[in-house]
This record gives sequence, structure tokens and C1' cells, in this order.
RNA sequence: AUUUGAUAUCGGCCCAAUCUUAAUUAAUUGAGAACGGAGGACCCACUAAUUUGGGAUUAAUUCUGCUUUUGCAGAAAGGAUGAGAUACUCUUUCGCCAUCCUACCCGAAAGCUUUCUUCGCAGGCUUAGCGAAGGAGUUCA
Repeated sequence: AUUUGAUAUCGGCCCAAUCUUAAUUAAUUGAGAACGGAGGACCCACUAAUUUGGGAUUAAUUCUGCUUUUGCAGAAAGGAUGAGAUACUCUUUCGCCAUCCUACCCGAAAGCUUUCUUCGCAGGCUUAGCGAAGGAGUUCA
């Protein structure tokens, strides 16, 4: 000097998954708000659906090939990121490029759905490019 890894702090990202507060006590149990999910009328929809079971949450499904199987690879659909640009902060849309992408629940039942009822608030990552068209606020002139 370079590369790789670990830890801590700050910053940033995915996601609904953040914030405030009380008690006891030193980490647990509650309460509330924001955000998110489920059940569930009239009306509307369905009038064929039901072992080929079926359905929900999620962006995350389908197809093709290989594989004895578990799985592996690829494609399409759908989704996310790239702290870039701008005097500064936040933010929207479009184009190109690059990288990444499911799991799980219900259990023979479930359409929408006011009032109402109810549940969740976890977990996982991170040093990362260009261009165009805008919006809001602040500062300066």
C1' cells in the first nucleotide's frame, strides 16, 4: 500500500413492523398513537362452484430444460436498490446500465361489505452508476 474478515458507532436500505408512555424494577409486563392484516350487513356480484379440495398474507406467480428424488439452471410477469443531479434539505416521474428477489398460514369454511370484532408491530441487509423533465421548503441576492 492492497485485499479479506470481525466488532463498535454514525448513516442508509427492504418490510406494516415505528414512536410515546405507565408500573415494577433493571429487564419484564401493560397502555396508547401511527402503519398493516383478517372476520363480517343491506345493496351489488356470483347462478356454477365444491378430491383435480379450496382459500388467505406477500411484489414474489407461470413456463421451459436437466435431475431417480430433494433440487439445479434459464426465461417471462411482478417488485426493490444504486445516498446521482440540484446553492442546501426533502421528494416525484422517465430512459439506459448494474445487482438482488419468497416464505408461510388456514383446515372443509370464507366474494364485496357500514357499524362492529380481532390480530401484527418481527426479521434481514449495506459502501452502491449515468442522463432527462419536474414539485415543496430553506438560505442568499
This is a predicted structure of a 141-nucleotide RNA (c-di-AMP riboswitch aptamer (ydaO/yuaA leader)) from Paenibacillus sp. FJAT-29882. The model forms 92% of the base pairs in the Rfam consensus. The organism belongs to Paenibacillus, within Bacteria.